[in-house]
Context: one part of a larger RNA
Molecule: small-subunit ribosomal RNA, central domain
Organism: uncultured bacterium
RNA sequence: CUGGGCGUAAAGGGUCCGUAGGCGGUGGGGCAUGUCGGUUGUGAAAUCUCCCGGCUUAACUGGGAGGGUGCGAUCGAAACUGCUCCGCUAGAGGGCCGGAGAGGCGAGUGGAAUUGCUGGUGUAGCGGUGAAAUGCGUACAGAUCAGCACGAACACCGGAGGCGAAGGCGGCUCGCUGGACGGCACCUGACGCUGAGGGACGAAAGAUAGGGGAGCAAACAGGAUUAGAUACCCUGGUAGUCCUAGCCCUAAACGAUGGUCACUUGCUGUGCCGGACGUACGUUCGGCGUGGCGGAGCUAACGCGUUAAGUGACCCGCCUGGGGAGUACGGUCGCAAGGCUGAAACUC
Numbered sequence: 001c002u003g004g005g006c007g008u009a010a011a012g013g014g015u016c017c018g019u020a021g022g023c024g025g026u027g028g029g030g031c032a033u034g035u036c037g038g039u040u041g042u043g044a045a046a047u048c049u050c051c052c053g054g055c056u057u058a059a060c061u062g063g064g065a066g067g068g069u070g071c072g073a074u075c076g077a078a079a080c081u082g083c084u085c086c087g088c089u090a091g092a093g094g095g096c097c098g099g100a101g102a103g104g105c106g107a108g109u110g111g112a113a114u115u116g117c118u119g120g121u122g123u124a125g126c127g128g129u130g131a132a133a134u135g136c137g138u139a140c141a142g143a144u145c146a147g148c149a150c151g152a153a154c155a156c157c158g159g160a161g162g163c164g165a166a167g168g169c170g171g172c173u174c175g176c177u178g179g180a181c182g183g184c185a186c187c188u189g190a191c192g193c194u195g196a197g198g199g200a201c202g203a204a205a206g207a208u209a210g211g212g213g214a215g216c217a218a219a220c221a222g223g224a225u226u227a228g229a230u231a232c233c234c235u236g237g238u239a240g241u242c243c244u245a246g247c248c249c250u251a252a253a254c255g256a257u258g259g260u261c262a263c264u265u266g267c268u269g270u271g272c273c274g275g276a277c278g279u280a281c282g283u284u285c286g287g288c289g290u291g292g293c294g295g296a297g298c299u300a301a302c303g304c305g306u307u308a309a310g311u312g313a314c315c316c317g318c319c320u321g322g323g324g325a326g327u328a329c330g331g332u333c334g335c336a337a338g339g340c341u342g343a344a345a346c347u348c
Base pairs, nucleotide, nucleotide: 003320004319005318006317007302008301012316014201015200016199017198021194022193023192025088026087027086028085029084030083031082034080035077036076037075038074039073040072041071042070048066049065050064051063052062053061054060091191092188093187094186095184096183097182098181103177104176105175106174107173108172109171110154115149116148117147118146119145120144121143125136126135162169163168206247208245209244210243211242215241216240220236221235222234223233258315259314260313261312262311263310266293267292268291269290270289271288272287273286274285275284276283277282278281297304298303321348322347323346330341331340332339333338
């Protein structure tokens, strides 16, 4: 000496559940797997170290002694690890009580607006742009009033607010249902953490079948702009966007920050629950969550800073110069699109 790393330089798996495995609280008894000690056997010769000797010296070589990771046997030790037995309650789970929430699924339902249709009033424009034109309109548009139809999304409340593992979730009502949190300390008694494989979920776009289709709108058409304009602007407009069923499985799936636990100065806002005090309502204290600012410390700096990127422990994933390349080949999944896994030559 026996790697260093992963917020932004290469690097955290999109998320969760969980198999094997790894790791694991506290008291006591036993065993002796790891661990430690004694004795003994073995560890051939050569090699190596030391001493003495032989070739003029050395290399080389003869003799003697020593050393030798380790392995076997045997006798011991029992702190730690392991196994086993008996306990414990601080971890974990359960019970009872309680309130909060766009958590999920299903059914129903409401109003505003857009669009279309019907009818009334009414007349020459409307629309659109930087300016226009395409487009619409005397077969009566636009405007305005009444009625009807349909689809999609839910203004205000609404908040740096809440909920969810993530993706994500927003009108209202009902039904079914998941999780978190607070209070009590009644029960179980380490039942825990992580998690290779595996399983489930997973925005948008996309694909299949059947519905639906108001608005919007890839493609497409036309009008403009321009040197051109396969664009930006305008008029239209089909897939799609919506629903049901089963696929696809990607993302700047981001906090670009894996999970769990413990420890380490503070100030300030906000959501939920509880205690105490006093009248409302507030003050203060405890817990959980979510923001801002900052201390030590950390960091290449930026910054992070009890929601750590600080200090430690355990487990998983991943990185190892740029391009070639997330490509080729193979495998596997998919209806396809393609996904996952994933090189090399060559080159700088």